[in-house]
The part of an RNA shown here (small-subunit ribosomal RNA, 5' domain) has 474 nucleotides. Its Rfam family is "Bacterial small subunit ribosomal RNA".

Context: one part of a larger RNA
């Protein structure tokens, strides 16, 4: 000098674009953040023009594995990059083929009943695109014989679906080469350990797991141990090499009160699902139950320090639906903060008897200073009034932002300047006060009676809606 997710002090007019718990992965009141489909199904309720329409708890389907948050753990095939083979892939696209026949239940509901509640129990009835059986079947297994193995309908009759196989696309799992912090005041580490064989297991390879056999495997090119840490594209700095860093945005990973486990499913070992254990909080009739903000706001706490319990689904995107549409704290916006960057303004021209006042003085004057007054002008900005968008894609309708941006008119210089420094480094000097005191200070150093270094004043210098200080990096 540059930089910052900064903080603190003094000061503070406006706009645009961004950013905003770096600390306690501490605990959380309250509201919202994932639903949707009646064109799968029975039933109930409401309305009715008696045609039907609407609403809903339940069964069923799809989605709650995305989107959003955080960085605790992790020194690892976690990440980056480049290869690879032994795999799966809902929805989507293409191609080929098929959907025949039958059956028994369970919710809802009704009755009885347990419990304070959460939530149940028994009996009975019932539908389906829920479940089961048979048939067929290019598939799969097998050398073959043979074995195995599917479906679902709905309505407004045009669609939306269903099953099987093949391929694509997308997504995901797995393996390997290379790269990836510090410490040797950590030198030896290892028993499923290293390899083989047979199996189990998985979508798939594998000591991943099990039995048996062998005795291997890693390490001074740093194993093991310990400490620290999410990684990257990037960001900051630097002429570069390099150094530092990983906020925001984007990709990957990991986590969801702590630890463990599986279920369902195309996909999870699942943030707002389930079970168990633990800590904590809450309810209780003491028998037993409920909860998980590292989602958006918000609260307490910690801290030098970080915002509204706002508006809207109008746009973009997502889920469901044939659609209308519903949901969406994703997102789009508004609010708060000079936190950052960029831009604009606080007036312009003229004006010497160099006014008054202040300060200095050798008392002549000098300086503040064209500065002011005064004259002429302008209206960015401000205020008031009038008009008033684009963003809508889609013929019509549809805008949270917002009567916002912007435009025009009127009024009137009107509404708007501070902060630090002035001994040298380093641009800028005098007076008064103080008297090694009070104080200053980045380094050198100032202050003990003439202090350009302390405090005040006048003046000056620098930057300017900021200016200084502190912290950290280059």
């Nucleotide at each position: 000098g540059g930089a910052u997710g900064a903080a603190c002090g003094c000061u503070g007019g406006c706009g645009g674009u961004c950013u905003g718990c770096c600390u306690a992965a501490c605990a959380c009141a309250u509201g919202c953040a994932a639903g949707u489909c009646g064109a799968a199904c029975g039933a109930g309720c409401u309305c009715c023009u008696c045609g039907g329409a609407g609403c809903u708890a339940g069964u069923g389907g799809c989605g709650g594995a995305c989107g959003g948050g955080u960085g605790a753990g992790u020194a690892a095939c976690g990440c980056g990059u480049g290869a690879g083979a032994a795999u799966c892939u809902g929805c989507c696209u293409u191609c080929a083929g098929g959907a025949c026949g039958g059956g028994g239940a369970c919710a809802a509901c009704a009755g009885c009943u347990g419990g304070a509640a959460a939530c149940g129990g028994c009996u009975g009835c019932u539908a389906a695109a829920a479940c089961c059986c048979g048939a067929u079947g290019u598939g799969c297994c097998g050398c073959a014989a043979g074995g195995u193995g599917a479906a679902a309908u709905a309505u407004u009759u045009a669609u939306a679906g269903c099953c099987u196989g093949a391929a694509g696309a997308u997504g995901a799992g797995c393996u390997c080469g290379c790269g990836u912090c510090u410490g040797a005041u950590u030198a030896g580490c290892u028993a499923g350990u290293u390899g083989g064989c047979a199996g189990u297991g998985u979508a798939a390879g594998a000591g991943a797991c099990u039995a048996c056999c062998a005795a291997g495997g890693c390490a001074a090119c740093g194993a093991u141990c310990a400490g620290u840490a999410g990684c990257u594209g990037g960001u900051c700095u630097g002429a570069g090499a390099g150094g530092a860093u990983g906020a925001g945005c984007a990709g990957c990973c990991a986590c969801a009160c702590u630890g463990g486990g599986a279920c369902u499913g195309a996909g999870a070992c699942a943030c707002g699902g389930c079970c168990c254990a633990g800590a904590c909080u809450c309810c209780u009739a003491c028998g037993g139950g409920a909860g998980g903000c590292a989602g958006c706001a918000g609260u307490g706490g910690g801290g030098a320090a970080u915002u509204u319990u706002c508006c809207g689904c109008a746009a973009u995107g997502g889920g469901c639906g044939a659609a209308a549409g519903c949901c969406u704290g994703a997102c789009g916006g508004a609010g708060c903060a000079a936190g950052a960057c960029c831009g604009c303004g606080u007036g312009a021209g003229g004006g010497a008897g160099g006014a008054a006042g202040g300060c200095c003085c050798u008392u002549g004057g000098g300086u503040u200073g064209u500065a002011a007054a005064c004259c002429u002008c302008u209206u960015u900005u401000a205020u008031u009034a009038a008009g008033g968008a684009a963003g809508a894609a889609g013929u019509u309708c549809u805008g949270a932002c917002g009567g916002u941006a912007c435009u025009u008119a009127a009024u009137g210089a009107a509404u708007a300047a501070g902060c630090a420094u002035c001994g040298g480094c380093u641009a800028a000097c005098u007076c008064c006060g103080u008297g090694c005191c009070a104080g200053c200070a980045g380094c050198c150093g100032c202050g003990g009676u003439a202090a350009u270094a302390c405090g005040g004043a006048g003046g000056a210098u620098g930057c300017g809606a900021g200016c200084g200080u502190u912290a950290u990096c280059c």